[in-house]
């Protein structure tokens, strides 16, 4: 810093996914030591037990016991004025804990108090005179189960309660003051204190007798005043989450006066009076939260947190309320209610872990009922000290953070052994073993700190107070005492590599690969995504990679995400510009003076707590962690100072903006009125059979007179031509002609005003079409409906009709693809071509030419993902506004709310699901889109196939097997150029196991050959014959062969043609298919290869951001057609010569035909004409062939997982006494059928029988085989001849001639069957061909479909091969004869360019919609039930504060001699406030509900085919009606 993920690729849009930090974590698999932090995030659930607040005898009265000594035994001293309790002070408001409450002056922050208070403490001041009277403790007594009381009586105080004094306190009034006020000062008046108390010390001073004390003297306390410090209260600005689907709140509520009230302002609380106050800058509700300093994350704005630390707050089982106190409205006080636990003698009582531990529950989960005041700190004392679950430590917990080790160095037969293997080896691996070392940590001896400062005590010096050599107080010296952890850090010896590695992960992101197992199964997975027999993706190995006492994993939080964008994004078409305007608050503003100084902006000063974070340096052996220091801190408060900019205020100003004047364009807008054309109906005339409709019909109309045509008429509704990417309006829109009212832009010219301006949240008004209401109107058109038609169906497309509407008037609705899908406004920033309307120049016509204003095209910088926009921007910049930014669906649904007569708009969501949906633009393929072009594609022929019989092959059925493959074209007379055995792979049966076949080892044996007997062979037993080649040192070795025997192995037509190589097929002999180099494009890609002509052809040529090139076409190659040369046997025979009945038979010759080498010819080269001077193309010469002369081979890039593992080859998987080998016999040749390719015919162009006549190309030695002989014949016999231009097969047949037959199931046609035979073979039964005789079936030219074929081609018609013993209607080659037709390309089919749409990419057999059937899953609605909040009205009203009443009851003060009164107190009562609780009525917010609605999801199913192409009726947006379904029809854009 990026990556993967939407495609066939592309670029963009956007989402999800990931790699990184980070945690108070949790799991899971491991686990060695030490440091140093942290550990109930959940139930503010409930707690059992023990501790967590005491302390003071130097305030006070009281005052044991045990013990131990002592005794006269009675007691008495010590214990001890101790323990206890009690009254008094002071603490308990502090320290700890937790975050339930709380959106709040609750916290930050920064002020404010002239609106306050402060106990301990510190300082200054001044004082403490003089009385009183109770009371607990305690004693008796007496209730109670207790817990806790009564009643009597006695005492103490620093305990209480008047008196005296008294200020610089306090109220009050008066004056002062730069000042309103409760501020300052000043006077007056009135009013308010205390403990002569407590230690110790001493006698200078007073008392009194040493000595003591009321006396001194120190400490210390106590009062009242001021000031500090410190700690609290109050107020005020600023800041501080989410929801508008929460828009109106609000009666003490806003203020005022007067009173209470309180430390203190203050509706704090009350009477009364006004009628206010808050709120779109979010009032009020609702919801969720303790804030902050930090903390994690980021580069950084941010953004997320608020665990430990530290600051402030609020809380203490729950809810109320006081009280005492300097503070409470109080965690370990008090009173009351409620719930829960607990005891109880049932009367009544106790209780509050959200202090530190424990315990049970929750929970994925969080620890010990440890030690200790040695240190810091706290509380109370004068101190000692006492308390002290703060705290310091210790224990558990890899929870985090740092730090150590598990050993180092040598060692190569690269041991073994694992694992891989192409069997060679290669890794694990210098790894290990072995040598040699070192000692860290654990382990065990032996020593051992710092943390300790102090404090008391004792002495000792100086000071101070005082009479004082007592005393005390303060600094110091010296001695001595204080350690929980803990014998703990730390060192030093010893012995020993000895005790100490694991988890992840390896398909790509993302470093790391191989095997085996498995077989869409079991599983993975954070996205894409692995698995269906060779898995690097799943389970194990065996290597590797990373990390490392830890490693994944979930869970969260920031990041990457510039995916809420302030830094730092957008809105034409990806999400996203309100249908449009008017216009309020906001927000934004020309030029220019002055002044001010709020924003700005420099200086200075405060504050920004400590700690964190940064830096330096120190301390622990590093380091974590600490310690010192420094530096930074956003911002707020203040103070002073600048004046550009902005803002306020102010003097002008004219460039924005308006107004006034003229002046012309215009379907602007409203009302009234008129007008012709044309439909339609009415009447009347003419006048007949038809009309109308449609692809094509029918419905329809019409002999009762249509349609057509004339004439008059009635009514509506709409304005042809003009008419234009022409005008006008904000937008919706708006078109006949007149009048009338009325709106707004524009041009000219330059007179006024003087910034009046943009833009607008909310608001208001306009707003197509369908809808709605009411009431008129109704020609045409036309949803619904109704009929006819199409159709599988047709609820539509077409047609015949037709109702609402459509049209007007009055309202209502407020929506659209209300689009330029592009808010409005201002400047700026090349240009051209036209149009509209106004002006100027050009004389006032014209050309021309300027200039404002509008409006189309085009295009240059620029810009955009492209596409395209381009002065009318989508360009630069500004300023308002609206929108979006969960991606897509779910969904514009559901609720709520509002508006609406209704329909329905506006607003406007989640659960759930998906990994994508999308914009652009490439390539392709496709399209019942377009263009051009080809091909026996179609059309014009000829001549089959489909119909019979046979023959074949295939499905299919049978079978014990009918082996196996090949299945649109491109399987079907294929594989197979030939299954009777064999072939053979298939069933049956019967053998055989190193095997019919190869290598290797061992023994034997020449090798072979002949007979017997079993047996269906296969085989099995038995007997005789035989002694071989090479070499050779004669021992012997060697090669080939059989046989035996043991194991490697052999064998496999067993599987995978989706693991493969080879071969082939098809598009297709179609013209194509690419490269390199440049150049375009962000790419994908394009160009080249497209264009315009031209060919069979990407041939060619022009032409051009292309120049070349390559594999294809073509040619080069075989054959055919002409000649020419060479050669002339076996071929040939013109001339010559011989010779025959005839015959190249013979001599000779190679002339010629012919054979087979060489060559040569054919190239648009030649002429005319088009043609763009080109390619080229027509015609024409001349030629044996003319424009590729004719035919073969020859098959680009590729596509069909196309065919083949049974032709070979070949990875893997199977079998191994069988899936293999061997042998008999069977099978592949079945046969209700269904198909494809043939023959063979249905007949006269013809059969039959006679004659007769012309090829070509091949084949022959296990061969072709002539003439003869015989046999009807197959064919037998028999062998001349030929190893072949020599002989043979070998007859060519159609043709031709003549004859017959004459239309007929025939003299047609030959299937079938019956007998008789040949041949070939080891064998013709399953199963051969072939001959004779007999027999003579179907067929008389074939339905719907369909195939070949363009010239020596179709048709026909014989020949010859391969294979093969035998077996051809098939196959491949060969001649003979020998045609018709093509006008053209509309169309079918295929191909090829080029465009052009497109939501296809597996690619049109593509995609793809809704219903409805199934199963899950979430969510709406629903009579209702239910809970929980909150609210309003009453009712009841505990404690308690406070106010009245107080006959009861009262120790201090007062009166009085007393009795008594008084004054003041409690008690008790009433009453206001008010908690819990009650009734009735309401809001909100959940849970549930029988049914019911749509929505998603899922394998595949059921009807149809809406959409993507002209998608087969363009889609598609509103809206209204109809329809299983999608959808379909109308009206509009």
């Nucleotide at each position: 810093a990026g990556a993967g993920u939407u495609u066939g690729a592309u670029c963009c849009u956007g989402g999800c996914u990931c790699a990184g930090a980070u945690u108070g974590a949790a799991c899971g698999c491991u686990g060695g030591c030490g440091g140093u932090g942290u550990g109930c995030u959940u139930a503010a659930c409930a707690c059992a037990u023990g501790c967590a607040a005491g302390u003071c005898g130097a305030a006070c009265g009281u005052g044991a016991a045990a013990g131990u000594c002592c005794u006269u035994c009675g007691g008495g001293a010590u214990g001890a004025g101790u323990a206890a309790a009690g009254u008094g002070g002071c603490g308990c408001a502090c320290g700890g804990g937790u975050g339930a409450g709380u959106a709040a002056c609750g916290c930050g922050u920064g002020g404010a108090u002239a609106a306050u208070c402060u106990a301990c403490c510190u300082u200054c001041a001044a004082g403490a005179c003089g009385g009183g009277g109770a009371u607990a403790a305690c004693g008796g007594u007496u209730g109670g189960a207790a817990a806790c009381g009564g009643c009597c009586g006695c005492u103490a105080a620093u305990a209480c309660c008047g008196g005296a004094u008294a200020c610089g306190c306090u109220a009050u009034a008066u004056a002062u003051u730069a000042u309103a006020a409760c501020g300052u000062u000043a006077u007056a008046u009135a009013g308010g204190a205390a403990a002569u108390g407590a230690u110790a010390c001493c006698c200078u001073c007073u008392g009194c007798u040493u000595g003591c004390a009321a006396g001194c003297u120190a400490u210390u306390g106590c009062u009242u005043g001021a000031a500090g410090a410190u700690g609290a209260c109050u107020c005020c600005g600023c800041g501080u989450c989410c929801c508008a689907u929460u828009a109106g709140c609000u009666a003490g509520u806003u203020g005022g006066u007067g009173a209470g009230g309180u430390a203190a302002a203050a509706g704090c609380u009350c009477a009364c009076c006004a009628a206010g106050g808050c709120a779109a800058c979010g009032a009020u509700g609702g919801g969720u939260a303790g804030c902050c300093g930090u903390u994690c994350u980021a580069a950084g704005a941010g953004g997320a947190u608020g665990a430990u630390c530290g600051g402030c707050c609020a809380c203490a089982c729950u809810g109320g309320a006081a009280c005492u106190g300097g503070a409470a409205c109080a965690c370990g006080g008090u009173c009351c209610a409620c719930a829960c636990u607990c005891c109880u003698a049932c009367g009544g009582g106790a209780g509050g872990c959200a202090g530190c531990a424990g315990u049970g529950g929750g929970g994925a989960a969080u620890a010990u009922u440890g030690c200790g005041c040695a240190a810091u700190g706290g509380g109370c004392g004068a101190a000692a000290g006492c308390c002290u679950g703060a705290c310091g430590c210790a224990g558990c917990g890899a929870c985090g953070c740092c730090g150590c080790g598990u050993g180092a160095g040598g060692g190569a037969u690269g041991a073994a052994g694992g694992u891989c293997u192409u069997c060679g080896g290669a890794u694990c691996g210098u790894a290990a073993a072995c040598c040699u070392c070192u000692g860290u940590c654990a382990g065990a001896g032996a020593g051992g700190a710092a943390g300790a400062a102090g404090u008391g005590u004792g002495u000792c010096u100086a000071u101070u107070c005082a009479a004082a050599u007592a005393g005390g107080g303060u600094a110091g010296g010296c001695a001595u005492u204080u350690g929980a952890c803990g014998g703990u850090a730390c060192c030093c010896u010893c012995a020993a590599a000895g005790g100490a590695a694991g988890c992840a992960c390896c398909g790509g992101c993302u470093a790391a690969c191989u095997c085996c197992g498995u077989g869409c199964c079991a599983g993975c997975a954070g996205c894409c995504g692995c698995g269906g027999u060779a898995a690097u993706a799943c389970g194990g190995a065996g290597g590797g990679u990373g990390c490392g006492a830890g490693c994944g994993u979930u869970a969260a939080u920031c990041g990457g995400a510039a995916u809420u964008a302030c830094u730092g994004g957008g809105c034409g078409u990806a999400a996203a510009g309100c249908g449009c305007a008017c216009g309020u608050a906001g927000g934004u503003g020309g030029u220019u003076u002055u002044g001010u100084a709020a924003g700005u902006c420099a200086g200075g000063g405060g504050u920004g707590a400590a700690a964190u974070c940064c830096c330096a340096c120190c301390g622990c052996u590093c380091a974590a962690c600490g310690g010192u220091g420094g530096a930074a801190c956003a911002g707020c408060c203040u103070u002073u100072g600048a004046u550009a900019c902005u803002g306020c205020a102010u003097c002008a100003c004219u460039a924005g903006a308006g107004u006034a004047u003229c002046g012309g364009a215009g379907a602007g807008g409203g009302u009234g009125g008129c007008g012709g054309a044309a439909u339609u109906c009415c009447a009347g005339g003419u006048g007949u059979a038809g009309g109308a409709g449609u692809g094509a019909a029918a419905u329809c109309c019409g002999u009762a007179g249509a349609u057509a045509u004339c004439u008059g008429g009635a009514g509506g509704a709409a304005c042809a031509c003009c008419g234009g990417u022409g005008g006008c309006g904000a937008a919706g829109g708006c078109g006949g002609c007149c009048a009338c009212c009325u709106g707004g832009a524009c041009g000219a010219a330059a007179a006024c005003u003087g910034a009046c301006a943009c833009u607008g949240a909310g608001g208001u008004g306009c707003g197509a079409a369908a809808g709605c209401a009411u009431g008129g109107g109704g020609a045409g058109c036309a949803a619904a409906c109704a009929g006819g038609a199409u159709u599988a169906g047709a609820u539509a497309c077409c047609c015949u009709g037709g109702u609402a509407g459509u049209c007007c008037a009055u309202g209502c609705u407020g929506u659209a693809a209300a689009c330029g899908a592009u808010g409005g406004g201002u400047g700026c920033u090349a240009g051209g071509u036209g149009c509209u309307g106004g002006g100027g120049a050009g004389a006032u016509a014209a050309a021309u030419u300027u200039u404002c204003a509008g409006u189309c095209c085009c295009g240059u910088a620029g810009u955009a993902a492209a596409c395209g926009c381009g002065u009318u921007a989508a360009g630069c910049a500004c300023c308002c506004c609206g929108c979006c930014c969960u991606g897509g669906g779910g969904a514009g649904u559901a609720u709520g709310g509002u508006c609406g007569c209704a329909a329905g708009g506006c607003u406007g969501a989640a659960a759930c699901u998906c990994a994508a949906a999308g914009a652009a633009a490439u390539u392709g393929a496709c399209g019942g889109g377009g263009g051009c072009c080809c091909g026996c594609a179609c059309a014009a022929g000829c001549g089959g196939u489909g119909g019979a019989g046979u023959a074949u092959g295939u499905g299919g059925u049978u079978u014990a097997a009918u082996u196996c493959g090949a299945u649109g074209c491109a399987a079907c007379g294929c594989g197979a150029a030939g299954a009777a055995c064999c072939u053979u792979a298939c069933c049956c049966a019967g053998g055989c196991u190193u095997g019919a076949c190869a290598u290797c080892c061992a023994g034997g044996g020449g090798a072979c050959c002949u007979c017997u007997a079993g047996g269906a062979a296969a085989u099995u037993a038995g007997a005789g014959g035989g002694u071989g080649c090479c070499c050779u040192u004669c021992g012997g070795g060697g090669a080939g062969c059989c046989c035996u025997g043991a194991g490697a192995c052999a064998g496999g037509u067993g599987c995978u043609g989706c693991a493969u190589g080879g071969c082939u097929g098809u598009c297709g002999u179609c013209a194509g298919c690419u490269c390199g180099u440049g150049c375009c494009g962000u790419g994908a890609g394009g160009u080249g290869u497209u264009g315009g002509g031209u060919u069979a052809a990407g041939u060619c040529c022009c032409g051009c951001a292309a120049c070349g090139a390559g594999c294809g076409c073509a040619a080069c190659c075989c054959u055919u057609a002409u000649c020419u040369u060479u050669a002339g046997u076996u071929g040939c025979c013109a001339g010559c010569g011989a010779g025959u009945a005839a015959a190249g038979u013979u001599g000779g010759g190679c002339a010629c035909u012919c054979u087979a080498g060489a060559g040569a010819g054919a190239c648009u080269g030649c002429c005319c004409c088009g043609g763009u001077u080109a390619a080229c193309g027509g015609g024409g010469a001349g030629g044996a062939a003319g424009g590729u002369g004719g035919g073969g081979a020859c098959g680009a890039c590729g596509u069909c997982a196309a065919g083949u593992c049974a032709u070979c080859a070949u990875g893997g998987c199977c079998c191994u006494u069988a899936c293999g080998c061997c042998u008999g016999g069977g099978g592949c040749u079945a046969c209700a059928c269904a198909c494809g390719u043939a023959c063979u015919a249905c007949a006269a162009u013809g059969g039959u029988g006679c004659g007769c006549a012309c090829a070509a190309a091949g084949g022959g030695a296990a061969g072709c085989a002539a003439g003869g002989c015989c046999g009807u014949g197959a064919g037998g016999u028999g062998g001349a001849g030929c190893c072949a231009a020599u002989c043979c097969c070998a007859a060519a047949a159609a043709a031709c001639g003549c004859a017959u037959c004459u239309c007929a199931g025939u003299c047609c046609g030959g299937a079938u069957u019956g007998g008789a035979g040949u041949c070939u073979g080891c064998a013709a039964c399953u199963c051969g061909a072939c001959u004779c005789c007999a027999u003579g079936a179907a067929g008389u030219c074939g339905g719907a479909a369909u195939c070949g074929c363009u010239a020596g081609u179709a048709a026909u018609u014989c020949g010859a091969g391969a294979u093969c013993a035998g077996c051809a209607u098939g196959c491949u080659c060969g001649g003979g004869u020998g045609a018709a037709u093509g006008c053209g390309u509309u169309c079918c089919c295929g191909g090829g360019c080029c465009u052009u749409g497109u939501a296809c990419a597996c690619a049109c057999c593509g995609c793809c919609c809704g219903u409805c059937a199934c199963a899950c899953c979430a969510c709406g609605a629903a009579a209702g039930u239910u809970g929980g909040u909150u609210u309003u009205a009453c009712c009841c009203g505990a404690a308690g504060c406070c106010g009245g009443c107080g006959a009861g009851c009262u120790a201090a003060c007062g009166a009085g001699c007393a009795a008594u009164c008084g004054a003041g107190g409690c008690a008790g009562u009433c009453g206001u406030c008010u908690a819990c609780g009650g009734u009735a009525g309401g809001u909100c917010c959940g849970a549930u509900g029988a049914u019911u609605g749509g929505g998603g999801u899922g394998a595949a199913g059921u009807c149809g085919u809406a959409a993507c192409a002209a998608g087969g009726u363009a889609a598609c947006c509103a809206a209204g009606g109809g329809c299983g379904a999608a959808u379909u029809c109308c009206a509009g854009c």
RNAcentral holds the sequence, with entries from ENA and SILVA. Predicted 3D model of a 1533-nucleotide RNA (small-subunit ribosomal RNA) from an uncultured bacterium. It matches the Rfam family "Bacterial small subunit ribosomal RNA". Rfam 15.1 lists 42,628 matches to the family in 10,626 species. Its mean pLDDT, the model's own confidence on a scale to 100, is 83.